Annotation: Predicted 3D model of a 72-nucleotide RNA (transfer RNA) from a Candidatus Margulisiibacteriota bacterium.
[in-house]
RNA sequence: GGGCGGCUAACUCAGCGGUAGAGUACUUCCCUCACACGGAAGGAGCCAUAGGUUCGAACCCUGUGCCGCCCA
Numbered sequence: 001g002g003g004c005g006g007c008u009a010a011c012u013c014a015g016c017g018g019u020a021g022a023g024u025a026c027u028u029c030c031c032u033c034a035c036a037c038g039g040a041a042g043g044a045g046c047c048a049u050a051g052g053u054u055c056g057a058a059c060c061c062u063g064u065g066c067c068g069c070c071c072a
Base pairs, nucleotide, nucleotide: 001071002070003069004068005067006066007065010024011023012022013021018055026042027041028040029039030038048064049063050062051061052060
């Protein structure tokens, strides 16, 4: 330098162009002498970034950044 993949909640990951989800974690309550386990409820995201297409973009197109793999 070239090719491919990834970037979404604190973490690990889902997510057909139509208001963004799960598990774990966290908070409150129940349970317990207490802790753990278990049960109930809840908060947390401008989807890496800048543009474009579209009535509408996490999703499609282009540039950039970061991480990984391969080629030279």
Overview:
Rfam family: tRNA. Rfam classes the family as a transfer RNA. The sequence is in RNAcentral, with records from ENA. The prediction has a mean pLDDT of 82.